Predicted 3D model of a 77-nucleotide RNA (transfer RNA) from a Cyclobacteriaceae bacterium. The source organism's lineage runs through Bacteria, Pseudomonadati, Bacteroidota, Cytophagia and Cyclobacteriaceae. The coordinates come from a structure-prediction model, not an experiment, and the mean pLDDT is 82. It matches the Rfam family "tRNA". By type it is a transfer RNA.

[in-house]
RNA sequence: CGGGGAAUAGCGCAGUCCGGCAGCGCGCUACGUUCGGGACGUAGAGGUCCGGGGUUCAAAUCCCCGUUCCCCGACCA
Numbered sequence: 001c002g003g004g005g006a007a008u009a010g011c012g013c014a015g016u017c018c019g020g021c022a023g024c025g026c027g028c029u030a031c032g033u034u035c036g037g038g039a040c041g042u043a044g045a046g047g048u049c050c051g052g053g054g055u056u057c058a059a060a061u062c063c064c065c066g067u068u069c070c071c072c073g074a075c076c077a
Base pairs, nucleotide, nucleotide: 001073002072003071004070005069006068007067010026011025012024013023020057028044029043030042031041032040033039050066051065052064053063054062
């Protein structure tokens, strides 16, 4: 430098194709069962969906630009 992929809750990920309430597991908080822990049950909190712009009644999703990371290749040695 060229090609491809990824970025969404504290962590790991789905949802994006085909625009229409932002979800799952673990973790966390409260309560119950227990002497207590663990475990289980019930309830709950937690999100600039990488950043900016555009299209649209409506954008995590479509389009443009950029950032970071990963893989492959090229160049150099």